[in-house]
RNA sequence: GGGACCGUGGUCUAGUUUGGUAUGAUCCGUGCUUGGGGUGCACGUGAUGGUGAGUUCAAAUCUCACCGGUCCCA
Numbered sequence: 001g002g003g004a005c006c007g008u009g010g011u012c013u014a015g016u017u018u019g020g021u022a023u024g025a026u027c028c029g030u031g032c033u034u035g036g037g038g039u040g041c042a043c044g045u046g047a048u049g050g051u052g053a054g055u056u057c058a059a060a061u062c063u064c065a066c067c068g069g070u071c072c073c074a
Base pairs, nucleotide, nucleotide: 001073002072003071004070005069006068007067010026011025012024020057028044029043030042031041032040050066051065052064053063054062
């Protein structure tokens, strides 16, 4: 220098094919359970999706640029 893929709560992760305001787990908080603790159960808080722009009534999802990471080729 050329090419491919990835970036989503504190952490991990689903959803992208068929665009319709994000899934589950874990952590954390509260409660129940216990003599107490652990385990288990219930409820709750937390991401607007790496950054910016565009298309659209509507974008995590499509397009472009940039940033970061991984891999392949030279």
A computed fold for a 74-nucleotide RNA from a Candidatus Bathyarchaeota archaeon, annotated as transfer RNA. Its Rfam family is "tRNA". Rfam classes the family as a transfer RNA. The prediction has a mean pLDDT of 82.